[in-house]
Notes: Predicted 3D model of an 848-nucleotide part of an RNA (large-subunit ribosomal RNA, domain II) from Nicotiana tabacum. Lineage of the source: Eukaryota > eudicotyledons > lamiids > Solanales > Nicotiana.
Context: one part of a larger RNA
RNA sequence: CAUGCUUCGGCAUAUGCGCGCUCCGAACACUGGUCUGUGGGCUCCCUAUUUGACCCGUCUUGAAACAUGGACAAGGGAGUUUAACAUGUGUGCGAGUCAACAGGCGAGUAAACCCAUAAGGCGUAAGGAAUUUGAUUAGUGGGAUCCCCCUGAGCGGUGCACCACUGACCGACCUUGAUCUUUUGUGAAGGGUUUGAGUGUUAGCAUACCUGUAGGGACCCAAAAGAUGGUGAAUUACGCCUGAGCAGGGCAAAGCCAGAGGAAACUCUGGUGGAGGCCCACAGCGAUACUGACGUGCAAAUCGUCCGUCUAACUUAGGUAUAGGGGCAAAAGACUAAUUGAACUGUCUAGUAGCUGGUUCCCUCCUAAGUUUCCCUUAGGAUAGCUGGAGCUCACGUGCGAGUUGUAUCGGGUAAAGCCAAUGAUUUGAGGCAUCAGGGCUGCAAUGCCCUCGACCUAUUCUAAAACUUUAAAUAGGUAGGAUGGUGCGACUGCUUUAUUGAGCCGCGCCACGGAAUCAAGAGUUCCAAGUGGGCCAUUUUUUGUAAGUAGAACAGGCGAUGUGGGAUGAAUCGGAAUUUGGGUUACGGUGCCGAACUGCGCGCUAACCUAGAUCCCACAAAGGGUGUUGGUCGAUUAAGACAGCAGGACGGUGGUCAUGGAAGUCGAAAUCCGCUAAAGAGUGUGUAACAACUCACUUGCCAAAUCAACUAGCCCCGAAAAUGGAUGGCGCUUAAGCACGUGACCUACACCCGACUGUCGGGGCAAGUGCUAGGCCUCGAUGAGUAGGAGGGCGCAACUAUCGCUACAAAACCUUGGGCAGAGCGGCUAUCGAUGCAGAUCUUGGU
Numbered sequence: 001c002a003u004g005c006u007u008c009g010g011c012a013u014a015u016g017c018g019c020g021c022u023c024c025g026a027a028c029a030c031u032g033g034u035c036u037g038u039g040g041g042c043u044c045c046c047u048a049u050u051u052g053a054c055c056c057g058u059c060u061u062g063a064a065a066c067a068u069g070g071a072c073a074a075g076g077g078a079g080u081u082u083a084a085c086a087u088g089u090g091u092g093c094g095a096g097u098c099a100a101c102a103g104g105c106g107a108g109u110a111a112a113c114c115c116a117u118a119a120g121g122c123g124u125a126a127g128g129a130a131u132u133u134g135a136u137u138a139g140u141g142g143g144a145u146c147c148c149c150c151u152g153a154g155c156g157g158u159g160c161a162c163c164a165c166u167g168a169c170c171g172a173c174c175u176u177g178a179u180c181u182u183u184u185g186u187g188a189a190g191g192g193u194u195u196g197a198g199u200g201u202u203a204g205c206a207u208a209c210c211u212g213u214a215g216g217g218a219c220c221c222a223a224a225a226g227a228u229g230g231u232g233a234a235u236u237a238c239g240c241c242u243g244a245g246c247a248g249g250g251c252a253a254a255g256c257c258a259g260a261g262g263a264a265a266c267u268c269u270g271g272u273g274g275a276g277g278c279c280c281a282c283a284g285c286g287a288u289a290c291u292g293a294c295g296u297g298c299a300a301a302u303c304g305u306c307c308g309u310c311u312a313a314c315u316u317a318g319g320u321a322u323a324g325g326g327g328c329a330a331a332a333g334a335c336u337a338a339u340u341g342a343a344c345u346g347u348c349u350a351g352u353a354g355c356u357g358g359u360u361c362c363c364u365c366c367u368a369a370g371u372u373u374c375c376c377u378u379a380g381g382a383u384a385g386c387u388g389g390a391g392c393u394c395a396c397g398u399g400c401g402a403g404u405u406g407u408a409u410c411g412g413g414u415a416a417a418g419c420c421a422a423u424g425a426u427u428u429g430a431g432g433c434a435u436c437a438g439g440g441c442u443g444c445a446a447u448g449c450c451c452u453c454g455a456c457c458u459a460u461u462c463u464a465a466a467a468c469u470u471u472a473a474a475u476a477g478g479u480a481g482g483a484u485g486g487u488g489c490g491a492c493u494g495c496u497u498u499a500u501u502g503a504g505c506c507g508c509g510c511c512a513c514g515g516a517a518u519c520a521a522g523a524g525u526u527c528c529a530a531g532u533g534g535g536c537c538a539u540u541u542u543u544u545g546u547a548a549g550u551a552g553a554a555c556a557g558g559c560g561a562u563g564u565g566g567g568a569u570g571a572a573u574c575g576g577a578a579u580u581u582g583g584g585u586u587a588c589g590g591u592g593c594c595g596a597a598c599u600g601c602g603c604g605c606u607a608a609c610c611u612a613g614a615u616c617c618c619a620c621a622a623a624g625g626g627u628g629u630u631g632g633u634c635g636a637u638u639a640a641g642a643c644a645g646c647a648g649g650a651c652g653g654u655g656g657u658c659a660u661g662g663a664a665g666u667c668g669a670a671a672u673c674c675g676c677u678a679a680a681g682a683g684u685g686u687g688u689a690a691c692a693a694c695u696c697a698c699u700u701g702c703c704a705a706a707u708c709a710a711c712u713a714g715c716c717c718c719g720a721a722a723a724u725g726g727a728u729g730g731c732g733c734u735u736a737a738g739c740a741c742g743u744g745a746c747c748u749a750c751a752c753c754c755g756a757c758u759g760u761c762g763g764g765g766c767a768a769g770u771g772c773u774a775g776g777c778c779u780c781g782a783u784g785a786g787u788a789g790g791a792g793g794g795c796g797c798a799a800c801u802a803u804c805g806c807u808a809c810a811a812a813a814c815c816u817u818g819g820g821c822a823g824a825g826c827g828g829c830u831a832u833c834g835a836u837g838c839a840g841a842u843c844u845u846g847g848u
Base pairs, nucleotide, nucleotide: 001016002013003012004011005010055070056069057068058067071848072847074845075844076843079359081216082215084213085212086211088209089208090207091206092205093204096122097121098120103114104113126133127132138166139165140164141163142162146157147156148154168199169198170196171195172194173192174191175190180185219358220357226348227347228346229345230344231343237322239320240319241318242317243316244315245314248280249279250278251276255272256271257270258269259268260267261266284309285308286307289305290304292303293302324340326336327335361794362793363792364791365790366789371384373382374381375380385532386531387529388528389527390526391525392524393523394522401519402518404517405516407480408479409478410477416471417469418468423465425463430458431457432456435455436454438452439451440450442448485511486510487509488508489507490506492504493503495502535559536558537557540554541553542552543551564575565574566573580756581755582754583753584752585751589747590746591745592731593730594729598744600743601742602741604739605738613733624718625717626716628715629714630713631712632711633710635708636707637706645702646701647700648699649698651675652674653673657669658668681696685694686693758784759783760782761781762780763779764778765777766776795837797834799832803828804827805826806825814820815819
């Protein structure tokens, strides 16, 4: 305020509305937190599945290699610096240029700064061994630019640098020798297919940087060696000195004793004795066998048993002598300190190595060679080639050009061909007047005759030639296609000619449809420099070789240096070369399943039991066979009845003649008629001693319509045997999923086409007003593989410089994207500078 009742004062209202305050609830929005769910993300991590996928570095033609280095991670670790050159580029001055000698300034025996004169370096003048001598603004052609005339092309002028050609000048050399002159010199004007790192109106000097060369440790590591001076004889070798040591047995010499014998010499016997490079054997010293043990041992030489020697040329201690091209050696090249066919050690020394190994971040662009010539050269260099970089001079639609074609022209002696053409080789038969050689007949003989065989001659015939050829290709190669040309006239010349003849050169005129096609992404030219200088493969041609995945060449192509789709697998074969991506279409090759795609269509062939076959290179098979099957060619037979099958006949002369022991068709030789027949051989085989018998050729009947031979080529079969089990790639496949032909569809590469992004290269545009890097921005087109190698750009590390910043309110570093940890320094940008980047080196040090 409203409503109701009012005494209009008010009262009442569990009702409605508005305002204020407060509280509560709900919804929405924002912000923040938490939880859950879901989606996105060109990021990162983990896991699983599918597909692809062999381990890096290295030498190499070629490596995943049964080639070599490599357990793992961290620190270190290899083209540096100096002086001298070369090219290029930048800067300063410039016929000059340059600080580093001195002086000044200054706190200074520092640096920096300033600076005169004179030296000095290089340059400004060359030539010559040297005495010495010592340089015209030249001309022609091509030339950018500029001027003039014209706005459409000009019978114009100017002509830098540079290029080409021709003169001149200077010096050297050769030649000539006027003048003057002491007869010794001087050297004018000339000449010359001779020569110079020269002149011709100059370009250098200093400095910085990149690249390269050569000298230095010379990118790093590493020898076998060499030189010079020392240390060693405790091991061991040998000598000398002084010492020490060596059970027990056996044999038993000389000498001596006794006995016996003997005439004697003397002999014998028994003892004694105790010599000996004597014997057995311990200690000692050594080291034969087990080829024992051990063999990361006890041991860088030992242990066990066995064995040799053990009074001696013995063993051993200490001392002493001998020292490295030296010693010492009963000699083995043994020993000389675990070292000896020359010890150890310091230094020269970072010795040298054409040899091995290694040589450290990224991106972009270009991109090789294994060939020529030379070298005491063949594992290497130089030289040219191939390649990169820096440019320079021109060209803007014409020139210049071309791994092309055409036209014209030239040279050739390969392929082929030829040998009744030359040369040389070679086969055969004919003919032959004369001549020559041999043989023969005739003859006494003949330089008589005749015959014969060769040589020889003639015309033929066969076969061929890298070092034969008359002929003679294809392919390949050279040159030309115009203004530097064509043509006319006139001069000059010491050349040339009989000759103003020719040739060359000079000068002046005239001639433009610019003198084949096609392509063209521009052409020409200079300087500097790397790597390479082991190659290999396939087609075709070709040499050697029996042949080879052998060796050597040619042409063009590949691999090397190159991935990718196919060939199952694979350096080189087929397709095709690659920024990063989306879509489409194909190549080679495929389309039963593995495996993406037709168990497509049409028509043939093939049956394959040691073991059918199945896609270039290519992973094999031959000669020769097959009545397996399918085609073809050719020749025959056949309704006058073939072929095959079954059946009948298959005779007589005659047992033909000869030969034979025999021979009747059939051991053999020659000959091979006649008759009757439908037909039957003086006989195709079996057979017999010989006959016989059977059979065949031939003929007939039945049957009934096609049949036979030779050759040829498709698939298939035989030929066809090897060691782990085994490979059309596997499974498997049989009117195929095999072989041959034809015809469609489909699959699929980093290839082709159309888009997008990006780098590189080339062209075009943009000066301003609002908008910042012209080292910029916009836009069009083309293009993108790559080892050795080159060039350009960028990142990272350390130090220093100028400047701008961060930091105990927490720097770097580390783990992580969010907080930790940590506790004192750090960063951006600019210039300079470098002991500047590691996976490798049997690298080095420590660690696991």
It matches the Rfam family "Eukaryotic large subunit ribosomal RNA". Rfam links the family to the GO terms structural constituent of ribosome and ribosome. Rfam 15.1 lists 107,465 matches to the family in 2,616 species. The full RNA is in RNAcentral, with records from SILVA.